[in-house]
Context: one part of a larger RNA
RNA sequence: GCCUGCGAGUUAAUUUCAGUGGCGAGGUUAAGGGAGUAACACCCGAAGCCGUAGCGAAAGCGAGUCUUAAUAGGGCGUACAGUCGCUGGAAUUAGGCCCGAAACCGUGUGAGCUACCCAUGGGCAGGGUGAAGCGAGUCUAAACACUCGUGGAGGCCCGAACUCACUAACGUUGCAAAGUUAGGAGAUGACCUGUGGGUAGAGGUGAUAUGCCAAUCGAACACGGAGAUAGCUGGUUCUCCCCGAAAUAGCUUUAGGGCUAGCGUCAUGCGUUUAGAACUGGAGGUACAGCACUGAAUGGGCUAUGGGGCUUACAGCUUACAGAACCCAAUCAAACUCGGAAUGCCAGUUCUCCAUAGCAUGGCAGUCGGACUCCGGGAGAUGAGUUUCGGGGUCGAAAGGGAAACAGCCCAGACCAUCGGCUAAGGUCCUCAAAUCUAUGCUAAGUGGGAAACGAGGUGAGGUUACUGAAACAACCAGGAGGUUGGCUUAGAAGCAGCCACCCUUUAAAAAGUGCGUAACAGCUUACUGGUCUAGUGACUUCGCGCGGAAAACUUAACGGGGCUAAGCAUAGUACCGAAGCCAUGGGUCUCAACAUUUGUUGGGGCAGUAGGGGAGCGUUCUGUCAGCGGUGAAGGUCGAUCGUAAGGGCGACUGGAGCGGACAGAAGUGAGAAUGCAGGC
Numbered sequence: 001g002c003c004u005g006c007g008a009g010u011u012a013a014u015u016u017c018a019g020u021g022g023c024g025a026g027g028u029u030a031a032g033g034g035a036g037u038a039a040c041a042c043c044c045g046a047a048g049c050c051g052u053a054g055c056g057a058a059a060g061c062g063a064g065u066c067u068u069a070a071u072a073g074g075g076c077g078u079a080c081a082g083u084c085g086c087u088g089g090a091a092u093u094a095g096g097c098c099c100g101a102a103a104c105c106g107u108g109u110g111a112g113c114u115a116c117c118c119a120u121g122g123g124c125a126g127g128g129u130g131a132a133g134c135g136a137g138u139c140u141a142a143a144c145a146c147u148c149g150u151g152g153a154g155g156c157c158c159g160a161a162c163u164c165a166c167u168a169a170c171g172u173u174g175c176a177a178a179g180u181u182a183g184g185a186g187a188u189g190a191c192c193u194g195u196g197g198g199u200a201g202a203g204g205u206g207a208u209a210u211g212c213c214a215a216u217c218g219a220a221c222a223c224g225g226a227g228a229u230a231g232c233u234g235g236u237u238c239u240c241c242c243c244g245a246a247a248u249a250g251c252u253u254u255a256g257g258g259c260u261a262g263c264g265u266c267a268u269g270c271g272u273u274u275a276g277a278a279c280u281g282g283a284g285g286u287a288c289a290g291c292a293c294u295g296a297a298u299g300g301g302c303u304a305u306g307g308g309g310c311u312u313a314c315a316g317c318u319u320a321c322a323g324a325a326c327c328c329a330a331u332c333a334a335a336c337u338c339g340g341a342a343u344g345c346c347a348g349u350u351c352u353c354c355a356u357a358g359c360a361u362g363g364c365a366g367u368c369g370g371a372c373u374c375c376g377g378g379a380g381a382u383g384a385g386u387u388u389c390g391g392g393g394u395c396g397a398a399a400g401g402g403a404a405a406c407a408g409c410c411c412a413g414a415c416c417a418u419c420g421g422c423u424a425a426g427g428u429c430c431u432c433a434a435a436u437c438u439a440u441g442c443u444a445a446g447u448g449g450g451a452a453a454c455g456a457g458g459u460g461a462g463g464u465u466a467c468u469g470a471a472a473c474a475a476c477c478a479g480g481a482g483g484u485u486g487g488c489u490u491a492g493a494a495g496c497a498g499c500c501a502c503c504c505u506u507u508a509a510a511a512a513g514u515g516c517g518u519a520a521c522a523g524c525u526u527a528c529u530g531g532u533c534u535a536g537u538g539a540c541u542u543c544g545c546g547c548g549g550a551a552a553a554c555u556u557a558a559c560g561g562g563g564c565u566a567a568g569c570a571u572a573g574u575a576c577c578g579a580a581g582c583c584a585u586g587g588g589u590c591u592c593a594a595c596a597u598u599u600g601u602u603g604g605g606g607c608a609g610u611a612g613g614g615g616a617g618c619g620u621u622c623u624g625u626c627a628g629c630g631g632u633g634a635a636g637g638u639c640g641a642u643c644g645u646a647a648g649g650g651c652g653a654c655u656g657g658a659g660c661g662g663a664c665a666g667a668a669g670u671g672a673g674a675a676u677g678c679a680g681g682c
Stems, first nucleotide, its partner, number of pairs: 001682006011094013026050003032044003054061002064076004097235002100232001104225006115199009124189001126158003129154001133150006162186003166183005201217001203213003210219001238617006248261005262367002264364007273357001275352008288339001289337002294333003298329004305322002307319004370395010400411003415587004420583003426577003429562003435574001437573006448564001454548002458545010475532005481505003486500003511526001515524002588607008618671001620668007628660002636655005642649002
């Protein structure tokens, strides 16, 4: 891992509601007892309980009573049947649907492992070093000292046994629940070790590592309290039919839990009260707008006042300074409003609609982590697949078609069947069902098929304006002069470093000079003018589509792909394709209405679904009653083209070899795929 078996809402008491039954202003027995027997039985036993009257704290009064001074007012009562069984839903108390802690407490068992201690034994090859002491010698007055011997100390040195475990590799379903190999450390010591004994869990022991105390240690193990508790996780077993949520509010030592309400379902009652539309009447200060208030804020004007200067006893004069208020112009505001919608909300009337609308009472719930998207806001960085509110949608609990793929986007809500039809979103060259459709434009960038500020004689369509057959624009030919080298400055300054001024003359025209250039001149050129030529040429601006801006990591990889110059974009149009939508035909089921009423007929409507509520069934084991089957073959098994909407039921063949099913009732150890489920097998 697979297979087989086992495996989870039970039972009792009490309460409440529903269904059903008995009796009924009553209902009912409990303990206990009796006859009798083996039966879902019968007879006693009203003690008690519930009901038949309430009100008041009570005394008490009583269809009333309490409050009160009250005969007032007010509160609670005064019509409406209960009670006892059975069955079912739910709650409470019990282990209370099942499995699961870490822990706590009690009583014991452990020091044959290990920690420390006690008692008594054992062990340490070999080699090296050479302390004290002692002896001799030298030296000395004597010592000290020195030299040579002797000696054999040491938590001394090297290194086996022994003990340890620092490093590496291997091992990692191992040789081994801690090892092997090669190196390593200690090896006369605070050494190692045998045997016997001691210390016990609120404890012991500990050269402290929270170490060790039998492969277990921040408190051992065994059994018991015990089915501890678990607002937590997991699991919870047959079928079909009807309806169908919530992820919110308030409170909560509350936030992943609860309680009440909201939203679901079922029953009973009321019956259009609901919803939508139209009209009418309301409340309200949002969007927008505005500046009349409160504030903010820009420019200008003007002024009080202040500052500076002059003068000075005061007074006064003056000022490229500031400047409230006021005036003009133009602005801003969630906590501004002279104004002010659209929606939405409340109510009335009428109409439409007849739906699993609405309301009330009662039984039973689940829900309190929500997600994305669009709209209106807050927080944030007008960040986030962010967060928090309000309104709508979808998902959640929704399948189908589209978006390549894609819970939350677009279309659309799947009872079943059909080799029928029409459409939605989206599409119609191929992949791939349907237009290589029609008409008019645009795009040249593969733009389409990712992106901004900004940039550009890309290109199309407009608008305004200037010049132009009195010849424009571009090009070419020619001119482009004189006073003068203007004055100043400067080494120089001559159109052209810089400053000032910018006149006059001759002209068709020509600047006290547009740019290059020179040290300064010179030189080239432009404005401006004539000629040649000939028909449009410039400037600004709006809109459409394009261009640049444009760099990332496995692989083209920013159309799903092929590929496309339309098979791209815009506008208009006609066909077609396209879903579980709609229609058609047949069938099922629920519900409503009418008619028949034994089922039924006809017509209308419904039937996605998690949590959850309600309804109807299938099957298993056992019991009772009734009628049955079985060696001419029961149960069980294998196979088969059978019936039923499902759970399931029959039949036949083979196998098997002794019991078994049906109908109607009853009772449950009553249904397995999941619980890192339990046991066995493989």
Large-subunit ribosomal RNA, domain II from a metagenome, 682 nucleotides, folded computationally. The prediction has a mean pLDDT of 85. Rfam family: Bacterial large subunit ribosomal RNA.